[in-house]
RNA sequence: AGAGGGCCGGGCGGCCGCGGCUUCCGCAAGGAAGGCGAGGAAAGUCCGGGCUCCAUGGAACCACGGUGCCGGGUAACGCCCGGCGGCUCCCUCGGGGGUCAGGGAUAGUGCCACAGAAAGGAUUCCGCCGGCCUUCGGGCCGGUAAGGUCGAAAGGGUGCGGCAAGAGCGCACCGCGUCCUUGGCAACAAGGGCGGCACGGUAAACCCCACCGGGUGCAAGACCGAAUAGGGACGCCGCAUGAGCCUGGUUUCGGCUCGGCGUCCGGGUUGGUCGCUUGAGGGGCAGGGCAACCUGCCUCCUAGAGGAAUGGCCGCACAUCUGCCUUCGGGCGGAGGACAGAACCCGGCUUACAGGCCCUCU
Numbered sequence: 001a002g003a004g005g006g007c008c009g010g011g012c013g014g015c016c017g018c019g020g021c022u023u024c025c026g027c028a029a030g031g032a033a034g035g036c037g038a039g040g041a042a043a044g045u046c047c048g049g050g051c052u053c054c055a056u057g058g059a060a061c062c063a064c065g066g067u068g069c070c071g072g073g074u075a076a077c078g079c080c081c082g083g084c085g086g087c088u089c090c091c092u093c094g095g096g097g098g099u100c101a102g103g104g105a106u107a108g109u110g111c112c113a114c115a116g117a118a119a120g121g122a123u124u125c126c127g128c129c130g131g132c133c134u135u136c137g138g139g140c141c142g143g144u145a146a147g148g149u150c151g152a153a154a155g156g157g158u159g160c161g162g163c164a165a166g167a168g169c170g171c172a173c174c175g176c177g178u179c180c181u182u183g184g185c186a187a188c189a190a191g192g193g194c195g196g197c198a199c200g201g202u203a204a205a206c207c208c209c210a211c212c213g214g215g216u217g218c219a220a221g222a223c224c225g226a227a228u229a230g231g232g233a234c235g236c237c238g239c240a241u242g243a244g245c246c247u248g249g250u251u252u253c254g255g256c257u258c259g260g261c262g263u264c265c266g267g268g269u270u271g272g273u274c275g276c277u278u279g280a281g282g283g284g285c286a287g288g289g290c291a292a293c294c295u296g297c298c299u300c301c302u303a304g305a306g307g308a309a310u311g312g313c314c315g316c317a318c319a320u321c322u323g324c325c326u327u328c329g330g331g332c333g334g335a336g337g338a339c340a341g342a343a344c345c346c347g348g349c350u351u352a353c354a355g356g357c358c359c360u361c362u
Base pairs, nucleotide, nucleotide: 001362002361003360004359005358006357007356008355011316012315013314014313015312016311018037019036021034022033023032024031025030039339043350044349046348047347048346049345050344051217053215054214064213065212066211067210068209069083070082071081072080073079084102085100086099087098088097089096090095103208104207108206109205110202111201112200125148126147127144128143129142130141131140132139133138156174157173158172159171160170161169175197176195177194178193179192180191181190182189183188221274222273223272224271231265232264233263234262235261236260237259242258243257244256245255246254281300282299283298284297285296286295287294288293318337320335321334322333323332324331325330
């Protein structure tokens, strides 16, 4: 210096201020004192739950969505831990680090750009070999996938034999498939037998297989419930000589409408209370486990506001950056601490983050 992981993420003091809580004073308005008051991500709202209301008779199937090696942890998960396998990097060749949407490509369908003769029930462009012809330049027919060419990929690889030249055509080893044995809970690994190879890649293409899955989100939801207006029931008065409106006032005429009071009931608005923070909670010790995590004991209480408080100033040191001087030990001065901010709660993931500390590997 790089990679991986863990922790912290400004400190101390003073003054002023803000939001809840408790106690005291006060008829009340309010005041005083004490104590508490953001995060590792409070963020994105991407997964999994608690809780809430709505829907729902049970089971199966279909559709849709999600997950996908094995074992374990957990309330649960797409999360975490351990292991296996593939790829890749390093190495002292013993191993170590990183990474993986890591079920199925002999169920079926599709696709494989450009280049290339040919991109998938193979194929002859060049070359090689044989036969025939020849104007000796070559041409035609047949064989051949060992060599060349193109490509990310050319229908197993290397070697020996074999052959006209070749070819799993034959053989050995490796690979692949299948069967068995051994080890392992398993994924899988090791060994042996058989098969001449049949099976290119792609499923973050359709698809197949297995498993899982109601919706809604605290503005969820529950309760109390004022004035006024409006609704209903009952009682009383009035039913036209009354009341109201038609013009700013008065009078007359005309037109239109039907009401007034009291008690009770029910729904709703403003508002208030609950939900609301003691919880799969934090810390310490002991035990179990490789670990994630689990068990036991002790101890602590640590925001609950709600259109939303958690802030500002000053001083002192400190990390960091920087200017000048220097006898190179340092001295004097200046700047200065990130990302961000609760809104029902919890477990994860992802993303943002100045700077500092620790561990492992190179």
Bacterial RNase P class A from uncultured Sphingomicrobium sp., 362 nucleotides, folded computationally. It matches the Rfam family "Bacterial RNase P class A". It is annotated as a ribozyme. Of the family's consensus pairs, 94% are formed in the model. The coordinates come from a structure-prediction model, not an experiment, and the mean pLDDT is 77. Lineage of the source: Bacteria > Pseudomonadota > Sphingomonadales > Sphingomicrobiaceae > Sphingomicrobium.